A computed fold for a 367-nucleotide RNA from a Thermoanaerobaculia bacterium, annotated as Bacterial RNase P class A.
The source organism's lineage runs through Bacteria, Pseudomonadati, Acidobacteriota and Thermoanaerobaculia.
Of the family's consensus pairs, 92% are formed in the model.
The RNAcentral record of the sequence draws on ENA.
It matches the Rfam family "Bacterial RNase P class A". It is annotated as a ribozyme.
The gene name in the source record is rnpB.
RNA sequence: GGAGCGGACCGGAGGAUCGCGGCGGGUAACCGUCGAGGAAAGUCCGAACUCCUACGGGCAGCAGGCUGGCUAACGGCCAGGCGCGGCGACGCGACGGAAAGUGCAACAGAAAACAAACCGCCGACCGUUCUUCGGAACGAGGUAAGGGUGAAACGGUGCGGUAAGAGCGCACCGCGGCACACGUGAGUGUUGCCGGCACGGCAAACCCCCUGCGGAGCAAGACCAAAUAGGGACGCAAUGGACCCGCCCGUGUCCGUUCGAGUGUCCGGGUAGGUUGCUCGACCGCCGCGGUAACGCGAGCGGCAGACGAAUGAUCCUCGCCCUCGCAAGAGGGAGACAAAAUUCGGCUUACAGGUCCGCUCCACGC
Numbered sequence: 001g002g003a004g005c006g007g008a009c010c011g012g013a014g015g016a017u018c019g020c021g022g023c024g025g026g027u028a029a030c031c032g033u034c035g036a037g038g039a040a041a042g043u044c045c046g047a048a049c050u051c052c053u054a055c056g057g058g059c060a061g062c063a064g065g066c067u068g069g070c071u072a073a074c075g076g077c078c079a080g081g082c083g084c085g086g087c088g089a090c091g092c093g094a095c096g097g098a099a100a101g102u103g104c105a106a107c108a109g110a111a112a113a114c115a116a117a118c119c120g121c122c123g124a125c126c127g128u129u130c131u132u133c134g135g136a137a138c139g140a141g142g143u144a145a146g147g148g149u150g151a152a153a154c155g156g157u158g159c160g161g162u163a164a165g166a167g168c169g170c171a172c173c174g175c176g177g178c179a180c181a182c183g184u185g186a187g188u189g190u191u192g193c194c195g196g197c198a199c200g201g202c203a204a205a206c207c208c209c210c211u212g213c214g215g216a217g218c219a220a221g222a223c224c225a226a227a228u229a230g231g232g233a234c235g236c237a238a239u240g241g242a243c244c245c246g247c248c249c250g251u252g253u254c255c256g257u258u259c260g261a262g263u264g265u266c267c268g269g270g271u272a273g274g275u276u277g278c279u280c281g282a283c284c285g286c287c288g289c290g291g292u293a294a295c296g297c298g299a300g301c302g303g304c305a306g307a308c309g310a311a312u313g314a315u316c317c318u319c320g321c322c323c324u325c326g327c328a329a330g331a332g333g334g335a336g337a338c339a340a341a342a343u344u345c346g347g348c349u350u351a352c353a354g355g356u357c358c359g360c361u362c363c364a365c366g367c
Stems, first nucleotide, its partner, number of pairs: 001363010012319007020035006037338001041349002044347005049217004061213005066080005081095001082093004096208002101206002103202002118147002120143003126139005155173006174197001175195005180189003221276004231267006240259004283303004287298004321334005
């Protein structure tokens, strides 16, 4: 200098004027103060909180699945193991069980799982024929070493062996088991012994094993509570009806019982509306201590909006950034992403103009 890998951040600063929302003060005019994000997003996980259930257990179903740790919890995070990729920094991984059972493997291929004979090789032993008696041809048969198919064909290399071959035998490598050593563990080992190798792949097929899971969600829920129309209780009650008794007995009148349009008071549910839940909490940052780290601890310091026809906006000035001109002072012009709270918190994922910093790897060159 070039090419990369990993991580942490910023995402304008200060001010003026007008306006919006919350809180405090003031009789009021008005004054003071605070007012979006790293993702407020997707709503994908996990919780707090609330209601439903008198509250527990199981089946089914769903989710998770290497080990150790962190955490309130998690499908998250940290550290480690193993596998795969990369020269490397490093990245990625649904990574329990296929020697319980059932099942699947398209196409190609002879054969796809207690292997298989298409080509090739052999044809020792056995059969037939021929023979120059050496053997040859054909067959039965043997053979998984070679070719070919496939994602996958029942260990690899070499030597021996054989008719040709084959873990058939041996050495090394690989594989499996046991022991030992190391490690909390997943596992690891130039270690020792045993086994010729028995156990192919797929569980993101059913399944088996282990662990977890009741549902709905702040439009949860709680409180106050109009107008109007229903409901209930009690009272009054006709310019209403019915009935009984007595009196008079002619229309009628008086007393009592009952129904009752209507009307008055009260009660109850509930709507609009209002209040609450509501924002200080497993909270966040810095610092110190412990821990490799995630994280934990701390009478240390600092920070934190609460709207609901839903505020957080607009204009301008100075500085900063980029471009052009200029020796310079300066002048002119330009750009600003993704997106925006809605009960709260811990994560994950996704989007993002432009810019900053730290650590590391490989290559080339110079000293």